Predicted 3D model of a 104-nucleotide RNA (SAM-I/IV (S-adenosyl methionine) riboswitch aptamer) from Sandarakinorhabdus limnophila DSM 17366. The model forms 96% of the base pairs in the Rfam consensus. Taxonomically the source falls in Sandarakinorhabdus limnophila (Bacteria, Pseudomonadati, Pseudomonadota, Alphaproteobacteria). Rfam family: SAM-I/IV (S-adenosyl methionine) riboswitch aptamer. Rfam links the family to the GO terms S-adenosylmethionine metabolic process and regulation of gene expression. A reference for the family is Trausch et al. (2014), "Structural basis for diversity in the SAM clan of riboswitches", PNAS. Its Rfam clan is "SAM clan". The coordinates come from a structure-prediction model, not an experiment, and the mean pLDDT is 76. It was read from a public genome assembly, where an Rfam model found it.

RNA sequence: GCCCUGCAUCAAGAGAGGGUUCAACCCUCGCCAACCUGCCUGCUCGGGUAAGGUGGCAUUCGCUAAGGCGAGAUGUGGCGGGUAACGCAAGCCAACGAGCCUGU
Numbered sequence: 001g002c003c004c005u006g007c008a009u010c011a012a013g014a015g016a017g018g019g020u021u022c023a024a025c026c027c028u029c030g031c032c033a034a035c036c037u038g039c040c041u042g043c044u045c046g047g048g049u050a051a052g053g054u055g056g057c058a059u060u061c062g063c064u065a066a067g068g069c070g071a072g073a074u075g076u077g078g079c080g081g082g083u084a085a086c087g088c089a090a091g092c093c094a095a096c097g098a099g100c101c102u103g104u
Base pairs, nucleotide, nucleotide: 006076007075008074009073010072015029016028017027018026019025030057031056032055035053036052037051038049039048040047042100043099044098045097046096060071061070062069063068078088079087080086
C1' cells in the first nucleotide's frame, strides 16, 4: 500500500476568511465532540479532562406496519526504529465515586 473482516456510534454540538468560480478539495485562524492514547488512583468499572491522534462544524440515506434490515460515514491513538526488540511526546489549572489488591 491492497483485499477481507469484527465491534461501537450516527443523539446533541460547533464557521469565518482565502485559494478567480457552485460543489469537492487545500490553507489560515477558531469552535465542537470523550472514538483511541495520556492524565485524574496500584488495578477494574464509572465519571471527568480537548493534552497527543483522528473526526466534525451540511438534519446520513433507502426499505419496512413495527421490530428491524441494507447502504454509507466516523472511530478502533501518533511519531521514530534492520520496521523487530524497543524508544519518544502528550502543556497550565482543577481534580472524583464504587469495587478489588497491597502495605502498616